Model confidence (mean pLDDT): 90 of 100. The RNA shown here (c-di-GMP-I riboswitch aptamer) has 85 nucleotides and comes from Paenibacillus sp. UNC451MF.
RNA sequence: AUCACGAAAAGGCAAACUUCUCGAAAGAGGAGGACGCAAAGCUACGGACCUAAGGAUUUCGAUCUACGGCAGCCGGGCCACCGAA
Numbered sequence: 001a002u003c004a005c006g007a008a009a010a011g012g013c014a015a016a017c018u019u020c021u022c023g024a025a026a027g028a029g030g031a032g033g034a035c036g037c038a039a040a041g042c043u044a045c046g047g048a049c050c051u052a053a054g055g056a057u058u059u060c061g062a063u064c065u066a067c068g069g070c071a072g073c074c075g076g077g078c079c080a081c082c083g084a085a
Stems, first nucleotide, its partner, number of pairs: 005083002012037002017032006035072001041078003045075003049069002054065004
């Protein structure tokens, strides 16, 4: 120094919940707040999951559908701080 690994220290992120904004919704963003996280950094490529505006069907009850989401569900890809065993 690299790969694996995850003790310590420094530093980092921030679930639920509250509130404001955006959105049809799922959900996202800001502020507060910490359940947790060694990639809880980035990326919808594969699978899972959520929503169904528009569209299709309809027995008018609803059903199906992503071009919408989700990276803090699991894989894949890219990048990265520190250095004990």

It matches the Rfam family "c-di-GMP-I riboswitch aptamer". Its family is annotated with cyclic-di-GMP binding in the Gene Ontology.